[in-house]
């Protein structure tokens, strides 16, 4: 993150589910592999650097 949630003494943002492709299967489902994804509620402040600290809603 589409959904449910992680991310602690600030340093490239993750997992499960979902979705897509492939494998397997007579077919579907299940299972396996790979991939897909985010302006971290909004605005401001501190800092070289903020999901993380401070203020406001």
């Nucleotide at each position: 993150a589409g959904c449910u949630c992680a991310g602690u003494u600030g340093g490239c943002a993750g997992a499960g589910c979902g979705c897509a492709a492939g494998g397997c299967u007579c077919u579907u489902a299940a299972c396996c592999u790979u991939g897909u994804g985010g302006u971290c509620c909004a605005g401001g402040g501190u800092u070289c650097g903020a999901g993380c600290c401070c203020c406001u809603g």